[in-house]
RNA sequence: ACAGAAAUGAAAGCGCCAGGGCUGACUAUGUGAUAGGCAGCUGACGAGGUGGAGGUUUAUCGAAUCAUUCGGCGGAUGCCUCCCGGUACCAUGUCAGUACCGAAAACACAUCUGAAAUCGUUUAAGUGAUUAGACGGACAAACAGAUGCGUCAUGACAAC
Numbered sequence: 001a002c003a004g005a006a007a008u009g010a011a012a013g014c015g016c017c018a019g020g021g022c023u024g025a026c027u028a029u030g031u032g033a034u035a036g037g038c039a040g041c042u043g044a045c046g047a048g049g050u051g052g053a054g055g056u057u058u059a060u061c062g063a064a065u066c067a068u069u070c071g072g073c074g075g076a077u078g079c080c081u082c083c084c085g086g087u088a089c090c091a092u093g094u095c096a097g098u099a100c101c102g103a104a105a106a107c108a109c110a111u112c113u114g115a116a117a118u119c120g121u122u123u124a125a126g127u128g129a130u131u132a133g134a135c136g137g138a139c140a141a142a143c144a145g146a147u148g149c150g151u152c153a154u155g156a157c158a159a160c
Stems, first nucleotide, its partner, number of pairs: 014074004019070001020042005026036004045062003051083006084102006092158005106151002109148006119136007
């Protein structure tokens, strides 16, 4: 290096790195650095989000920002269709329909509650770029939950 076998581990704002940026020693030019190959580092901060199948791809929200979040690839809980399921439309059941949703299974409004990084201090590893943590104090939006209030498409049959 190739082939085979076994075991373990493993993510979903997640994984990866051929560009860019950065570090190290070396070589060349040279003594300001630049270039080259080599070995490395970096490359998204949390909130929210998965009934099943198929399809599809620049798949929600804000925080931060001097390239620490630039650029790219893959994936993905997004979206669409169908099926299944739930709720409302009805005072019980079944079926159908309309609407909205996904097991915390309608929508509008009001109130309350809900973050991490950045920042400050600090520990450990590395020559270094940098990495992994600890402590302290803050600050979102979508959305979710709780409470209040309001809104909606019914029809048939059965039973009372």
Annotation
A computed fold for a 160-nucleotide RNA, annotated as glmS glucosamine-6-phosphate activated ribozyme aptamer. It was read from a public genome assembly, where an Rfam model found it. Its Rfam family is "glmS glucosamine-6-phosphate activated ribozyme aptamer". Rfam classes the family as a riboswitch. Of the family's consensus pairs, 89% are formed in the model.